About this RNA:
Predicted 3D model of an 84-nucleotide RNA (Bacterial small signal recognition particle RNA) from a Coriobacteriia bacterium. It is recorded under the gene name ffs. The model forms 92% of the base pairs in the Rfam consensus. The source organism's lineage runs through Bacteria, Bacillati, Actinomycetota and Coriobacteriia. The coordinates come from a structure-prediction model, not an experiment, and the mean pLDDT is 75.
RNA sequence: GGCUCGGACGGCGUUAUACCGUGAACCUGGUCAGGACCGGAAGGUAGCAGCCAUAAGCGGUCACUGAUGGGUGUCCGAGUCCAC
Numbered sequence: 001g002g003c004u005c006g007g008a009c010g011g012c013g014u015u016a017u018a019c020c021g022u023g024a025a026c027c028u029g030g031u032c033a034g035g036a037c038c039g040g041a042a043g044g045u046a047g048c049a050g051c052c053a054u055a056a057g058c059g060g061u062c063a064c065u066g067a068u069g070g071g072u073g074u075c076c077g078a079g080u081c082c083a084c
Base pairs, nucleotide, nucleotide: 001082002081003079004078005077006076007075008074009073010072012069013068014067015066016065018061019060020059021058022057028053029052030051031050036045037044038043
C1' cells in the first nucleotide's frame, strides 16, 4: 500500500408525521348579513349563504427537519492476507 469490518463528518438518491398549494352543499370548527323561531318589549335560541380556519384526500418541492439506501468522498479505529 491492497482487502474486510466498525465509527465520525460530508455528498447523492428516495421518502415523510418536512415545506407549499388545494381541500367538506349537510355529514368539521369559528363568525354568522338576510330570513326563521320564542317573547308585550328588552332580549334570547337554532342557524342557511358568505367569509376565515382546518381533517382525510389530492397535487407539487426537497431550501429546512426527520427517516432511509448505496458500485459515494475524507478521516479515525480494529482485523487479515499479499507485496515491499
The sequence is in RNAcentral, with records from ENA. Its Rfam family is "Bacterial small signal recognition particle RNA". A reference for the family is Rosenblad et al. (2003), "SRPDB: Signal Recognition Particle Database", Nucleic Acids Res. By type it is a non-coding RNA gene.